The part of an RNA shown here (small-subunit ribosomal RNA, central domain) has 350 nucleotides and comes from a metagenome. Model confidence (mean pLDDT): 87 of 100.

[in-house]
Context: one part of a larger RNA
């Protein structure tokens, strides 16, 4: 080292860019490192095998052969692997045109709506609930009209629609920026997959300074249920939630499914964008793209399912699993301002 695996029984890194590695498209040539064939050498003896012998057999022993995967060193093959050198273009990109989109970031901006507050009308309730109380209100509440402020969200359209590696993106406007499809034809010519470490991103909650705070609210406080009620309902109500900077780096980060590429029936939606028919457009028809859904052949599954978006059939490279529980842990290390986060046991016990 070698075996079997990872949708749900244990197991896919939350998700990108890449270092090294490891795998890599077509043709020709060419030397011959790997790789094969051949020949010397060599590979102690004894053992193991094979043939004879020798103790009445045997085991013992003795003798002669074989074998000896290696390992050098020459000849020689040239399909595969790797090198060199030309060259192609189908795998990768660029250019040209068009397109669709909550994809990012900055500034502005607008309407509901809720709260407070100003002022008008009125006048005894209001508001909450399963029922009720706390609570608010003659010092005029709730209802109502008017006008101001504030802050956060952005009905309707809105859709197994769109976009984005993933987290995630949703009023509307301008501005900067990124990725993709689709069409044509032309350029470069394997530039290309994957990726230990290593970098960046990365919900929500927390953390750190300034700010902001309508509404909602972990905590508390009070009413109620109830034996009790540290809850579920009610009334308040602080952090928070918002917004800059700087941290955390974690999630049922979930398609619980790694990533690239190829092959494998078809049916029907839907979303970009083309082409052809047929036409005055529109729809409509057929085609093939690229995404995103539903059902279903083969096959695969322990059964559920899954089935061109695969969990089918291959390849290629990387992470991860090896009974439960101790244990998302101790100790250590690194990282964090903490919280803790990575990494990661053993005793013991079933």
């Nucleotide at each position: 080292c070698u075996g079997g695996g990872c949708g749900u029984a244990a197991a896919g890194c939350g998700c990108a860019u890449g270092u090294a590695g490891g795998c890599g498209g077509a043709u020709a040539u060419g030397g011959a490192a790997g790789u094969c064939a051949g020949a010397u050498g060599u590979g102690a003896a004894a053992g193991c095998c094979c043939u004879u012998g020798g103790c009445u057999c045997a085991a013992c022993c003795a003798a002669g052969g074989a074998a000896g995967u290696g390992c050098a060193u020459c000849u020689g093959a040239a399909a595969c692997c790797a090198c060199a050198u030309a060259c192609c273009u189908u795998g990768a990109g660029u250019a040209u045109g068009a397109c669709a989109g909550a994809g990012g970031g900055a500034a502005g901006u607008g309407g509901a709506a809720u709260u407070u507050c100003c002022a008008g009308u009125g006048u005894a309730g209001a508001g909450g609930u399963g029922a009720a109380a706390u609570u608010c209100a003659u010092a005029g509440a709730u209802a109502u009209u008017g006008g101001a402020a504030a802050g956060a969200a952005c009905a309707c359209c809105g859709g197994u629609g769109g976009c984005g590696a993933a987290g995630g993106c949703g009023g509307c406007u301008u501005u900067c920026u990124g990725g993709g499809u689709c069409a044509u034809u032309a350029c470069u010519g394997a530039c290309g997959c994957u990726g230990a470490g290593a970098u960046g991103c990365g919900a929500a909650a927390g953390c750190g300074u300034g700010g902001g705070g309508a509404g909602c609210a972990a905590a508390c406080a009070g009413g109620a249920u109830u034996a009790g009620a540290u809850a579920c309902c009610c009334u308040g109500g602080u952090a928070g939630u918002c917004c800059a900077c700087g941290c955390c780096g974690u999630a049922a980060a979930c398609g619980a499914u790694g990533u690239g590429c190829a092959c494998u029936a078809g049916g029907u939606g839907u979303u970009g964008g083309g082409a052809g028919u047929a036409a005055u457009u529109a729809a409509a028809c057929u085609c093939a793209c690229a995404g995103u859904g539903c059902c279903g052949a083969a096959g695969c599954u322990a059964a559920c399912g899954c089935a061109u978006u695969a969990a089918g059939u291959g390849c290629a490279c990387c992470g991860c699993c090896u009974g439960g529980g101790g244990a998302u842990u101790a100790c250590g290390g690194u990282c964090g301002c903490a919280a803790g986060a990575c990494u990661a046991a053993a005793a013991c016990u079933c």